[in-house]
This record gives sequence, C1' cells and structure tokens, in this order.
RNA sequence: GGCUGGAUAGCUCAGAGGUAGAGCACACGUUUCAUAAGCGUUAGGUCGGUAGUUCGAAUCUCCCUCCAGCCA
Repeated sequence: GGCUGGAUAGCUCAGAGGUAGAGCACACGUUUCAUAAGCGUUAGGUCGGUAGUUCGAAUCUCCCUCCAGCCA
C1' cells in the first nucleotide's frame, strides 16, 4: 500500500429500513440470625464521527478514526 471483518448499556453480544433488546454486573425489595445463591422491580444508550438516500437509518451509500486478520 491492497483486501476482508468489526465498533450498539459497566462487560459479553443480538438486532439487516418502522418507537433499541437479552444475559451478566450495579441499585432497591424479598428471603436469612447474617452472607452468598434464588426470586421480583428499577435505572443505565445522542448505536465510533461526518455528510447523503428515504416519509422514516443502529440498519443502505461516500469519507474519516480506531481494532483484528490476510496478501504484498
């Protein structure tokens, strides 16, 4: 330098055009003499950045940043 894949909650990941979800973790409640485990409830996201297409973009397109792999 070229090609491919990836960036979404604190962590691991889903979501492939129509109001952003799960598990774990955190907080609170319940239970216990107490802790852990279990059960219940809540909070937590301008979906890496910018511009475009569209009635509507996490999703499609251009450019940029970062990470991983392959080729030279």
Molecule: transfer RNA
Organism: Candidatus Roizmanbacteria bacterium RIFCSPHIGHO2_02_FULL_39_9